[in-house]
C1' cells in the first nucleotide's frame, strides 16, 4: 500500500521536561492546579501465539492466560460525504458511507 474484523464496555502514578495537547478542517475541550516528548513503575483488554473444552469436527464457538502488540480525558471528545424521516431562522434524529485507530494477513 490492500484485504478483514472491531471501535458509546474497561483502565494512572511518579521522575524529567517545559508549552502545548486532542489525526486533519470547523466547533468543543484539556493544559503553569504543568501540555507534548522520554523514562520508571502499576493497570485494562483476549486481536494474534499458547493451553482447555465442546460441536454441526481441520474449521467454528466457549473458557483460560498478559508470551506479541494495543491501550489507560470526553463515543473514534462532537461534526464533515449520502440518503431517509421530523421540524421550519438553517437544526434534531437515523442509517450508511469516507476518513482515522488497533490487530490478523498479503
Nucleotide at each position: 500500500u490492500c484485504u478483514u474484523a472491531u471501535c458509546a464496555a474497561g483502565a494512572g502514578a511518579g521522575a524529567u521536561g517545559g508549552a502545548g495537547g486532542g489525526a486533519a478542517u470547523g466547533g468543543c475541550c484539556c493544559g503553569a492546579c504543568g501540555a507534548a516528548g522520554u523514562c520508571u513503575c502499576a493497570g485494562c483488554a483476549a486481536c494474534c501465539a499458547g493451553c482447555c473444552a465442546a460441536a454441526u469436527c481441520c474449521u467454528u464457538u466457549g473458557g483460560u492466560c498478559a508470551g506479541g502488540u494495543g491501550c489507560u480525558a470526553a463515543a473514534u471528545c462532537c461534526a464533515u460525504c449520502a440518503a431517509g424521516c421530523g421540524a421550519g431562522g438553517u437544526c434534531g434524529c437515523u442509517u450508511g458511507a469516507a476518513a482515522g485507530a488497533u490487530a490478523a494477513g498479503g